[in-house]
Context: one part of a larger RNA
RNA sequence: UGACGGGGGCCCGCACAAGCAGCGGAGCGUGUGGUUUAAUUCGAUGCAAAGCGAAGAACCUUACCAGGGCUUGACAUGCCGGCAGUAGAAACCCGAAAGGGGGACCACCUGUAAAAUCAGGCACCGGCACAGGUGCUGCAUGGCUGUCGUCAGCUCGUGCCGUGAGGUGUUGGGUUAAGUCCCGCAACGAGCGCAACCCUCGCCCUGAGUUGGAUAUGUCUCGGGGGACCGCCCCGCACAACGGGGAGGAAGGUGGGGAUGACGUCAAGUCAGCACGGCCCUUACGCCCUGGGCUACACACACGCUACAAUGGGGAGCACAAUGGGUUGCCAAGGAGCGAUCCGGAGCUAAUCCCACCAAAGCUCCCCCCAGUAGGGAUUGCAGGCUGCAACCUGCCUGCAUGAACGCGGAGUUGCUAGUAACCGCCGGUCAGCACACGGCGGUGAAUACGUUCCCGGGCCUUGUACA
Numbered sequence: 001u002g003a004c005g006g007g008g009g010c011c012c013g014c015a016c017a018a019g020c021a022g023c024g025g026a027g028c029g030u031g032u033g034g035u036u037u038a039a040u041u042c043g044a045u046g047c048a049a050a051g052c053g054a055a056g057a058a059c060c061u062u063a064c065c066a067g068g069g070c071u072u073g074a075c076a077u078g079c080c081g082g083c084a085g086u087a088g089a090a091a092c093c094c095g096a097a098a099g100g101g102g103g104a105c106c107a108c109c110u111g112u113a114a115a116a117u118c119a120g121g122c123a124c125c126g127g128c129a130c131a132g133g134u135g136c137u138g139c140a141u142g143g144c145u146g147u148c149g150u151c152a153g154c155u156c157g158u159g160c161c162g163u164g165a166g167g168u169g170u171u172g173g174g175u176u177a178a179g180u181c182c183c184g185c186a187a188c189g190a191g192c193g194c195a196a197c198c199c200u201c202g203c204c205c206u207g208a209g210u211u212g213g214a215u216a217u218g219u220c221u222c223g224g225g226g227g228a229c230c231g232c233c234c235c236g237c238a239c240a241a242c243g244g245g246g247a248g249g250a251a252g253g254u255g256g257g258g259a260u261g262a263c264g265u266c267a268a269g270u271c272a273g274c275a276c277g278g279c280c281c282u283u284a285c286g287c288c289c290u291g292g293g294c295u296a297c298a299c300a301c302a303c304g305c306u307a308c309a310a311u312g313g314g315g316a317g318c319a320c321a322a323u324g325g326g327u328u329g330c331c332a333a334g335g336a337g338c339g340a341u342c343c344g345g346a347g348c349u350a351a352u353c354c355c356a357c358c359a360a361a362g363c364u365c366c367c368c369c370c371a372g373u374a375g376g377g378a379u380u381g382c383a384g385g386c387u388g389c390a391a392c393c394u395g396c397c398u399g400c401a402u403g404a405a406c407g408c409g410g411a412g413u414u415g416c417u418a419g420u421a422a423c424c425g426c427c428g429g430u431c432a433g434c435a436c437a438c439g440g441c442g443g444u445g446a447a448u449a450c451g452u453u454c455c456c457g458g459g460c461c462u463u464g465u466a467c468a
Stems, first nucleotide, its partner, number of pairs: 001468002003465003007462007015452002019416005026306008034297002042053002064292007073130001077129006092101003108121004132281002135279003141275002143270003146266001148264001153192006159168003172183003198258004203226007229252001232246005308409001312368007329348002334343003375406001380401007422444007
């Protein structure tokens, strides 16, 4: 000087408390451990791994396994040699495919009068140099990322103090979300952070434009500007910084949300995104293919979905969104089917047209009558639909039948302070198909916060130390 303390003081954070909804029990989905396996490819492992890389594993992907094959190789560059009809390519043969044979006929560009024949090139064949490696090392690395933590800190120049490590400044008194600002002070300044500048939502003005039967100051779309600054009033305080209250206002005291992550820490993560040092393989640790596996299943954990019902379930009728997507695409009316779906193709190169679209929760009426029930839907059988070369391993959906556990969950544990939680549906990316995940969008819309003793994490000062 730091780090640490079941030392002290001060202060924050959904940290506790106060509340609401959950998880932990059940069934299922997904990930992981384990076990199994020919293989169940690899990585990630407290917080900060585990719906993570994977924003889509039937083949492909694919890195794994078995089997079949190829060696200048699936791909790049160069050199030497060869080659007129080579290579390629059809029939045909072996084969699961890859691959290996087979070779009639046809036949590239430039030069030259002309060219299958010459020369050169392209291509190819043989050879060489090399390619190739998701093989190892994230303890050799770059880049990128997580985390403490959006926490309020981390430093420097000069001066001063100290033999020195170092200190001072940055401590102190107030104050703030903040090393934010004020006051004081052997310090005076400065930098990286904080804040502001950026995007977005809310109010108003305004320019342009679409829609609409039409007009429009309206709605809407795209753009520009105004508005909020403790500015005004009162009170408190050191008359300061600032704090409490009020007015006006669509909005207050950083208005809500986002983007933005200091010096550094964890030899944190990634050699499998990419790049890159070193090491290793080279008829194989490279490459192609067929099939299998990544989907296994006594178990254990993590994150979710659906429930256990009556503020509920079922039937019928009636409403109201916002994101967003669409030409290898989205698809109306109409028709077929109980339905998934199919036929049909108007229209749409898109605010506006078209479509998803009748959004669901909601509202009205009726049924159920507390029951493992008309709660709950797992599981299984049969029949069908769709995508795709192909759904056996292993897809999604529909109908009929079957109807399991489950009666609100031990210790423990998670999220959330407002248009939030909770509940409800919709859209998108990935994508042939496959979403209970992820990212977004709107609809309905709470409860509670006395307080900082305690648990967890953190900041500042101080104290102890045999630790560094």

The part of an RNA shown here (small-subunit ribosomal RNA, 3' major domain) has 468 nucleotides and comes from an uncultured bacterium. The coordinates come from a structure-prediction model, not an experiment, and the mean pLDDT is 83.